Overview: This is a predicted structure of a 158-nucleotide RNA (glmS glucosamine-6-phosphate activated ribozyme aptamer). It matches the Rfam family "glmS glucosamine-6-phosphate activated ribozyme aptamer". Rfam links the family to the GO terms regulation of gene expression and catalytic activity.
RNA sequence: UUCCUGAAUCUAGCGCCAUGACCUUUUGAUUUAUCGAAAGGUUGACGAGGAAAAGAGUUAUCGAAAAUUCGGCGGAUGCUCUUUCGUAUGCCUCCGGUGCGAGAUGUACCGGCAAAUAUGCGGGUAACUGCAAAACAAAUACGGUACAGCGGAGGGAG
Numbered sequence: 001u002u003c004c005u006g007a008a009u010c011u012a013g014c015g016c017c018a019u020g021a022c023c024u025u026u027u028g029a030u031u032u033a034u035c036g037a038a039a040g041g042u043u044g045a046c047g048a049g050g051a052a053a054a055g056a057g058u059u060a061u062c063g064a065a066a067a068u069u070c071g072g073c074g075g076a077u078g079c080u081c082u083u084u085c086g087u088a089u090g091c092c093u094c095c096g097g098u099g100c101g102a103g104a105u106g107u108a109c110c111g112g113c114a115a116a117u118a119u120g121c122g123g124g125u126a127a128c129u130g131c132a133a134a135a136c137a138a139a140u141a142c143g144g145u146a147c148a149g150c151g152g153a154g155g156g157a158g
Base pairs, nucleotide, nucleotide: 014074015073016072017071020043021042022041023040024039025038026037027036028035029034030033046063047062048061052084053083054082055081056080057079058078085101086100087099088098089097091155092154093153094152095151096150105148106147107146108145109144110143111142119132120131121130122129123128
């Protein structure tokens, strides 16, 4: 360096389907396009964003779309509370308070970022599905501007 085998980790708007919806085949009924039955299938949330540690609680942020994206189960990085750790509070250290989470203050304004649907090319008898390139969000983060940003003790410098 190459090949083989095994295991672990990562991957969490994520996984799953008893029921529902839809499709195919067979079949029953009669109203001939509907209602049943059996078997086999399809579908069942589109991305953005999101993790200091432990415990508890909780229907866990944002928009797109308009479809069962209904319904349900499991999980989960959200939020709230308690404790601990870290960080900011602009000279340094310590104590308390407060905000925040290793990109580690708040508020307002400006800037700024998607995928699906649809379209095209394929697969499937069909429901449906794979791939491709383009358009269009909001919140958080991020960049810019403005304003605001606690108290005490000790030390150092000018």

Of the family's consensus pairs, 89% are formed in the model.